[in-house]
RNA sequence: GCGUCCUUAGCUCAGUGGCAGAGCACUUCGCUUACACCGAAGGGGUCGUAGGUUCGAACCCUACAGGACGCA
Numbered sequence: 001g002c003g004u005c006c007u008u009a010g011c012u013c014a015g016u017g018g019c020a021g022a023g024c025a026c027u028u029c030g031c032u033u034a035c036a037c038c039g040a041a042g043g044g045g046u047c048g049u050a051g052g053u054u055c056g057a058a059c060c061c062u063a064c065a066g067g068a069c070g071c072a
Stems, first nucleotide, its partner, number of pairs: 001071007010024004018055001026042005048064005
């Protein structure tokens, strides 16, 4: 330098055009002498950035940024 893939909650990841979700973590309550486990409820997201397509974009297209791998 070229190619492929990845970027979504604090962490690990789903979601492939029409409401942004799960597990773990966190907070509160219950339970317990207390902690843990368990049960119930809750908070938390400019979906890497900027454009474009579309009635509508996390999702499709382009560029850029960061990361992984391969080729040279």

Transfer RNA from a Patescibacteria group bacterium, 72 nucleotides, folded computationally.
The coordinates come from a structure-prediction model, not an experiment, and the mean pLDDT is 82.
The organism belongs to Bacteria candidate phyla, within Bacteria.
Its Rfam family is "tRNA".